[in-house]
The prediction has a mean pLDDT of 78. Two RNAs folded together computationally: RNase P RNA and transfer RNA, 480 nucleotides in total. Rfam match: Bacterial RNase P class A. The family's RNA type in Rfam is ribozyme.
RNA sequence: GGAGGCGAGGAGAUGAUCGCUCCGGCGCUUUCGGGCCGCCGGGGAGGAAAGUCCGGGCUCCACAGAGCAGGGUGCUGGCUAACGGCCAGGGGGGGCAACCCCACGGAAAGUGCCACAGAAAGCAGACCGCCUUGCUUUUGAAGCAGGGCAAGGGUGAAAGGGUGCGGUAAGAGCGCACCAGUCUCGGUGGUGACACCGAGAGCUAGGCAAACCCCACCCGGAGCAAGGCCAAAUAGGGAGGCGAUGCCCAAGCGGCCGAAAGGUCGCGGGCAUAAGGGUUGCUCGCCCGAAGCCUCCGGGUAGGCCGCUUGAGGCGCAGGGCAACCGGCGUCCCAGAGAAAUGAUCAUCCUUUUGGCCCGUUAGGCCGAAAGAACAGAACCCGGCUUACCAUCGCCUUCGGUG
RNA sequence: GGGCGGCUAGCUCAGUUGGUUAGAGUGCCUGCUCGACAUGCAGGAGGUCACAGGUUCGAUUCCCGUGCCGCCCACCA
Numbered sequence: 001g002g003a004g005g006c007g008a009g010g011a012g013a014u015g016a017u018c019g020c021u022c023c024g025g026c027g028c029u030u031u032c033g034g035g036c037c038g039c040c041g042g043g044g045a046g047g048a049a050a051g052u053c054c055g056g057g058c059u060c061c062a063c064a065g066a067g068c069a070g071g072g073u074g075c076u077g078g079c080u081a082a083c084g085g086c087c088a089g090g091g092g093g094g095g096c097a098a099c100c101c102c103a104c105g106g107a108a109a110g111u112g113c114c115a116c117a118g119a120a121a122g123c124a125g126a127c128c129g130c131c132u133u134g135c136u137u138u139u140g141a142a143g144c145a146g147g148g149c150a151a152g153g154g155u156g157a158a159a160g161g162g163u164g165c166g167g168u169a170a171g172a173g174c175g176c177a178c179c180a181g182u183c184u185c186g187g188u189g190g191u192g193a194c195a196c197c198g199a200g201a202g203c204u205a206g207g208c209a210a211a212c213c214c215c216a217c218c219c220g221g222a223g224c225a226a227g228g229c230c231a232a233a234u235a236g237g238g239a240g241g242c243g244a245u246g247c248c249c250a251a252g253c254g255g256c257c258g259a260a261a262g263g264u265c266g267c268g269g270g271c272a273u274a275a276g277g278g279u280u281g282c283u284c285g286c287c288c289g290a291a292g293c294c295u296c297c298g299g300g301u302a303g304g305c306c307g308c309u310u311g312a313g314g315c316g317c318a319g320g321g322c323a324a325c326c327g328g329c330g331u332c333c334c335a336g337a338g339a340a341a342u343g344a345u346c347a348u349c350c351u352u353u354u355g356g357c358c359c360g361u362u363a364g365g366c367c368g369a370a371a372g373a374a375c376a377g378a379a380c381c382c383g384g385c386u387u388a389c390c391a392u393c394g395c396c397u398u399c400g401g402u403g
Numbered sequence: 404g405g406g407c408g409g410c411u412a413g414c415u416c417a418g419u420u421g422g423u424u425a426g427a428g429u430g431c432c433u434g435c436u437c438g439a440c441a442u443g444c445a446g447g448a449g450g451u452c453a454c455a456g457g458u459u460c461g462a463u464u465c466c467c468g469u470g471c472c473g474c475c476c477a478c479c480a
């Protein structure tokens, strides 16, 4: 000097003045709900609050059910509330190295695709070429017809192992040796992915699953505008569609019949179901559901309270674990409003840059000026990922140069 | 805040089980027609398929990330 990894921290610190917002207390005021009022005290953005890409809590739908469809994940082991996240390991790839990257199950289950070029691209194939037989021509040799071959050339992203020897008319895993790879069996180590060793088979099996698919595992839907309570206002308005069934009870009220007992009908209570609904599709199941229900158009209100911030929470100490993480003890309470606040000025110090001066030079000192940023702004809450931005600062590793 | 969808020529849109060269209408340019214009006819130009990365021999298409644009939502009867 280059490169790589890990981490700290994110308007430099302190003080003063003036403001904004939330909470508590006191005072004042009040239509008793509160208040745009005053004083005092306390709190007030982020590492990404962002993208909304995953996962979870919470709430409602049934207590979250079954099957199909659909979606997701994909080496192994662990962590976790959970994950597509994290940690550790295995395998593969890149880099001289530190180190980094990998959607990394199955292509000898099935289907499909492999453009152009090329003879042939998936039960492979023969253009040039090599060899050979026959015929013809004047020898060498060439041409024609037939056969054998896949070593060499050529095409392509990809041409069905590589090197050598033997073999042959020429050749070829045709045979052999070594090497690479696949499968089967056995052994050793490991929880496992896998690694190593031995024997055998067959001579070799192309690629694509971020193509359909197969295998294994996971997933119910919606979202705080969820959801609950209160208040206000209006036309329970219009159009279309579907449905309006059966049974039981008899305390009470009313009508009718009856002399009465009682009967019957309606109101009432209960049960079963229809339409329909129960937050993507289909089937089933379950629940709600007799006066209405669904869709569209139209009408009204843009008010209050809860949910709401104490939580898988922060910090410190020691412990277990390689680590992610876990449990223990102590301590702290740290934004919670609404279209929604966290700002401004000044002083001193600090840091950086820069101008001038002192000094023979360096180091250093004095005076002055400027800057102290960037990405970005909580909206129910957490765990991650990704993206944006890093003024800076610390530690470690590796490579090269010089001394 | 939350949930969806789209990005292809100046504009409005097609397209693709991934394949040689991405099209249509309209607009633009040139020529012809006309006295001139409009219309009509003939020809032509114009595309980083929003951007970046990956899978693949090959990506507008498949996967992932980013950017931009658009749509929907509350309560009451």
Base pairs, nucleotide, nucleotide: 001399002398003397004396005395006394007393008392009390012349013348014347015346016345017344018343020044021043022042023041024040025039026038027037028035029034046375050386051385053384054383055382056381057380058223059222060221061220065284066283067282068281070219071218072217073216074215075089076088077087078086079085090104091102092101093100094099105214106213110212111211112208113207114206127153128152129149130148131147132146133145134144135143136142137141161179162178163177164176165175166174180204182201183200184199185198186197187196188195189194227306228305229304230303237297238296239295240294241293242292245272246271247270248269249268252267253266254265255264256263257262276288277287278286299479300478301477313332314331315330316329317328319326320325350372351371352370353369354368355367356366357365358364404476405475406474407473408472409471410470413429414428415427416426422460431447432446433445434444435443453469454468456466457465